[in-house]
Predicted 3D model of a 375-nucleotide RNA (Bacterial RNase P class A) from a Vicinamibacterales bacterium. It is recorded under the gene name rnpB. The RNAcentral record of the sequence draws on ENA. The organism belongs to Vicinamibacterales, within Bacteria.
RNA sequence: GCAGCGAGCCAGAUGAUCGCCGUCGGCGAAGGCCGAGGGAGGAAAGUCCGAACUCCGCAGGGCAGUGCGCCGGGUAACCCCCGGUCAGGGCAACCUGAAGGAAAGUGGCACAGAAAACAUACCGCUCUCCGCGAAGGAGAGUAAGGGUGAAAAGGUGCGGUAAGAGCGCACCGCGCCUGUGGCAACACAGGUGGCACGCAAAACCCCGCACGGAGCAAGACCAAAUAGGGAGACGUCUUACGGACGGCCCGUCCGAAGUCUCCGGGUAGGUCGCUUGAUCCCGCCAGCGAUGGCGGGGCUAGAGGAAUGAUCGUCGCGCCGAAGCGCCGCAAGGCGCAACGGCGGACAGAAUUCGGCUUACGGCUCGCUGUGACG
Numbered sequence: 001g002c003a004g005c006g007a008g009c010c011a012g013a014u015g016a017u018c019g020c021c022g023u024c025g026g027c028g029a030a031g032g033c034c035g036a037g038g039g040a041g042g043a044a045a046g047u048c049c050g051a052a053c054u055c056c057g058c059a060g061g062g063c064a065g066u067g068c069g070c071c072g073g074g075u076a077a078c079c080c081c082c083g084g085u086c087a088g089g090g091c092a093a094c095c096u097g098a099a100g101g102a103a104a105g106u107g108g109c110a111c112a113g114a115a116a117a118c119a120u121a122c123c124g125c126u127c128u129c130c131g132c133g134a135a136g137g138a139g140a141g142u143a144a145g146g147g148u149g150a151a152a153a154g155g156u157g158c159g160g161u162a163a164g165a166g167c168g169c170a171c172c173g174c175g176c177c178u179g180u181g182g183c184a185a186c187a188c189a190g191g192u193g194g195c196a197c198g199c200a201a202a203a204c205c206c207c208g209c210a211c212g213g214a215g216c217a218a219g220a221c222c223a224a225a226u227a228g229g230g231a232g233a234c235g236u237c238u239u240a241c242g243g244a245c246g247g248c249c250c251g252u253c254c255g256a257a258g259u260c261u262c263c264g265g266g267u268a269g270g271u272c273g274c275u276u277g278a279u280c281c282c283g284c285c286a287g288c289g290a291u292g293g294c295g296g297g298g299c300u301a302g303a304g305g306a307a308u309g310a311u312c313g314u315c316g317c318g319c320c321g322a323a324g325c326g327c328c329g330c331a332a333g334g335c336g337c338a339a340c341g342g343c344g345g346a347c348a349g350a351a352u353u354c355g356g357c358u359u360a361c362g363g364c365u366c367g368c369u370g371u372g373a374c375g
Stems, first nucleotide, its partner, number of pairs: 001371010012315007020039002023036005041347001045358002048356005053215004065211005070084005085099001086097004100206002105204002108199002122146002124142007154172006173195001174193008219272004229263006241255005279298008317344005324337005
């Protein structure tokens, strides 16, 4: 220099002018005016997980459904994070992981192939028989070799055999047992078994654990108006209607249209919820770490479909160009600084609040890995 890997940080500063939205104070009858002070993010985003908070539901238990699933730890909690194990990828730094069970059951494994899971004989090999014939045919044995396939029933070698085969043996792999280390996942060692258990659970399923619903348009309070409701007072004419006085008639009483007052109701509207919180920064301590504890300090959007902007100057940062200066070198040249000029600054926009994840995006710094050339 090139190609990568992992962490961390920033998201310009300041002044002037013109605006936008709240708060507080003053003035004004009011519209409003004046002054002070404040006004987005690392993701405010997606709304994908987990919670706080609120309301509704709920004796207890089960079924169904959904989610999660190696081990240990962290946390208010999590499908998050940290540290490990195992598996996979990479030369490496390092990265990735829906990582329980396929010896509980049911089903599947396209095409090809003889055979796809109670194994299987297409070619080939070997033996026997027929046959003059190792031409050919029949039978039996055989999973070494060929061929098919994503996958062919442990692998390599030696022995063995008619040819073969865990048939026997050595090593490797696998299962089981024991021991050692580890909290554990698991690792290592020894013994043992001739090998049984192909793949897939992102097929059904089985096992273990967890789970009620809706969401700040939650919800609470105040309360113009309207409908219906309750209580009380008044109640003209007509007593047609209903009820009570045990059945009928008369009679009496009550109710019944309407008006007024009060209660209540809850719409518009208003107030609260609303921002001091599992909070942020610094230091020390515990821990490999996530994180926790202690001490000090800080907190200044909270809204209504929604304000936080623009221009110019100065400074700063990055890139490009660049006189010129310094150092090293005999030189070619290399390294560093740099007046001045030009260009650039992305993604994006709070709406109850937190913890995560994911996605979008400009730049800087540090550490590490591989490799080439030169000195």

The model forms 95% of the base pairs in the Rfam consensus.